[in-house]
Formats: sequence, C1' cells, structure tokens
RNA sequence: GAAGCAGGCCAAGGCAGCCGCUGGCUGGCGUGUAAUGCGUCGGCGGGAGGAAGGUCCGGACUCCACAGAGCAGGGUGACGGUUAACGGCCGUCCGCUGAAAGCUUCCCGCGCAAGCGGGGGUAUAAGGCGAGGAAUAGGGCCACAGAGACGAGCGUAUUAAGUUACGGUGAAACGCGGUAACCUCCACCUGGAGCAAUUCCAAAUAGGCACGCGUUGAUGUUGCUCGCGGAGCGUGCGGGUAGGAAGCUUGAGCGCCGGAGUAAUUCGGCGCCUAGAGGAAUGGCUGUCAUAGCGAACGUUCGCAAGGGCGUUCGCCGUAUACAGAAUCCGGCCUAUCGGCCUGCUUUACAC
Repeated sequence: GAAGCAGGCCAAGGCAGCCGCUGGCUGGCGUGUAAUGCGUCGGCGGGAGGAAGGUCCGGACUCCACAGAGCAGGGUGACGGUUAACGGCCGUCCGCUGAAAGCUUCCCGCGCAAGCGGGGGUAUAAGGCGAGGAAUAGGGCCACAGAGACGAGCGUAUUAAGUUACGGUGAAACGCGGUAACCUCCACCUGGAGCAAUUCCAAAUAGGCACGCGUUGAUGUUGCUCGCGGAGCGUGCGGGUAGGAAGCUUGAGCGCCGGAGUAAUUCGGCGCCUAGAGGAAUGGCUGUCAUAGCGAACGUUCGCAAGGGCGUUCGCCGUAUACAGAAUCCGGCCUAUCGGCCUGCUUUACAC
C1' cells in the first nucleotide's frame, strides 16, 4: 500500500446577549384555605437520549395470596464462569460458514519452455451464524425423484433354508436411517397484579352509629316577645369522595487511580450529585465563530487536450430538516438513526 473484518466515542454545532417555560432554594408585598396554597416584584442554582422508543426478557419496590407435598400450565436447554437476576454477557468446545491471499495431478487460452491468464474444485485466516439436552421410552411425519419411503415387502442371482449378495432414484433403500423449529421424555426454573402499584392527611353534601333534647311544640320564621308553621334538632364518632401529601429519584449510581481475573466481572481508595413534571416544562430571536455546500482567483500537480486532485485567499449561503423525546427506578435485548472521529484483528504486495 491492497483486501476482508471487529469494536468504541461524539452526535445536528460553539460562544455572547435578550425574551420566555418548568421546577428547587431564598427575600419583600398582597391575598386565601379545614389543609396544601395563590398572585406579583426580585436574587441564586438545575432542566432529555443513545436509543428517553418497542414493552420482548430479567430484577428492585408495593399490595394481594400462601402449612407441606404433588399434578396441570408457562419457560429454559453444549460445558464452565459472571451477576441482584436473566432467554443477557464472557471464555472454551462442537457444527455450519467465511478471501481477489494459499493449494490444485481438473478444463480452456497463450507460450519452444519455464510459466502466465481465465474458469472449476478444495482446505482455511480474522470474523460471522447456531431453537447446540435426548431418536435404544413411545407415537407421528419424511416433499421431489424412485417399482418401493419407514417396515417390511419387491426384482435379479444364489442356497438345504427369507440362506446370502446386489439393486438405477434419493438427504435417507432392503437398516441400529432422518426429523424433537411435531407430540413427547429428561433436567432445571416458575404464585398473581402492577407506581392508574401502594400508603398517609382529609372538606362540603348525603347517608351510618352513639348520646342528649323534642307534639307538655324542638328547629325555623329578624336580636327578644307574641303570632304562624309542625318533626325533627344538637353534639360526638367512624368510613368513603373532592382536594392535598408521600412513593419520586443517593442509585445493583457516575468519574479517576490501583489490585485480582484471558474475559464478562469484581475488590479497595479518592472525588462528584447529574431533570423529577403530573393533561405533563426542557423553547424562541439576534449577533458572531467554526464545519459542510456553491462560486471565483492564485499557486502546485496529473493529463496531448477536455478536465481533474491538493493548498491558500475571497465571496455567497445562514444550520443546510438523522432517529427521536423522560413519566417509579435499574440490567439487558431488539428496532430507528444524517454525519463525523478513533482504535484493533487477519491475510498479503513492495521497500529497507
């Protein structure tokens, strides 16, 4: 330098100013509720992702159920490790695959020859894929081709004898065949529902319970008296609803360094706090810089030329439409994704 692979990171830009939105802390002023508050004027911090997505798998957490054992149902499946757990991840084995390099006694062409070119075949590298337990427990099924496809028969030859041998096809043929991604068997795992879980505080009105008062007239009707009306009234308790609060983000957390381990992972030390809404905020404008794109000039280089590559400068453009967007939280898997950057592995050419 060529070819083939694998992995990681960033992510629609940076900076400044202005205007917002959301939530936290905090200082005034005003106002309100049973309670939480609300309005307004300030101050200081925080504010989407690698997938926040699909909701496929596994957990944390919460409530319900549960003496123990078994069946049914569901799931997983080489071996070992890792983990809170997993169908994830790591390592190893096995099978399949995998190149324009290798090998090639095959074919074609060229050549006197050595050999070269093309095609075919073959074994592999890094890498990729594997629903990778059991086919002698049992049942089912086996396309096309073939006389015959699952259990023995059939044809030819042969023999004392279904006794022995062979049989075009086909993945499998005269059998100890294949298939478990058909049922099944074996081993292991497995209760249900999900943050709209769940818990706490708690009005008004209605209803419930207890006590007291009440047709010898309560309560109401204007504070009192009379009059009118005529069966409830008062107090307390408890449940539920509206409303409010918790759950809610300090966590199997993140970064750096060191140790163990091939690795996944784990241990120790130091440092950091990084959205927390609840019909749901995370945005907009302006300027400037950088990148991409387009155009021009100059230099250089390749080319006969047309034209192209690279570099510098200037101008235009004005974000150049990736996928998408938290909603209890983690670990995975899968799917979507403009563009950019970096690293490693394998085979091999050339030069030194």
Model confidence (mean pLDDT): 77 of 100. The RNA shown here (Bacterial RNase P class A) has 352 nucleotides and comes from Massilia agrisoli. Its Rfam family is "Bacterial RNase P class A". By type it is a ribozyme.